Source information:
Transfer RNA from Prevotella sp., 71 nucleotides, folded computationally. It matches the Rfam family "tRNA". It is annotated as a transfer RNA. RNAcentral holds the sequence, with entries from ENA.

C1' cells in the first nucleotide's frame, strides 16, 4: 500500500428490505430451614457518519476497530 471477510444485549449466536430472536449470565419473585436446581417476572443490543427506499441489522459509500491474503 491494495484486495477479502468481519462488527447484533455482559457473553455467545440468529434474524427472504418489512414487530430485532434464542441460549446464557444479571435482577425481582415463587419453591427451599439455607443456598443450589426448578418455574414465573424484568431490565439491556445492530461500531460510526452519511445516502438509497414507503420502510434499513440487512442494500450503497466513507471512516474506525478485529482478522486474513497479496506485495
Nucleotide at each position: 500500500u491494495g484486495c477479502u471477510u468481519u462488527a447484533u444485549g455482559g457473553u455467545g449466536u440468529a434474524a427472504u428490505g418489512g414487530u430485532a430472536g434464542c441460549a446464557u449470565a444479571c435482577c425481582a419473585g415463587a419453591u427451599u430451614u439455607c443456598g443450589g436446581u426448578u418455574c414465573u417476572g424484568g431490565a439491556g443490543g445492530u461500531g460510526u457518519u452519511g445516502g438509497u427506499u414507503c420502510g434499513a441489522a440487512u442494500c450503497c459509500a466513507a471512516c474506525u476497530g478485529a482478522a486474513g491474503c497479496a506485495u

The organism belongs to Prevotella, within Bacteria.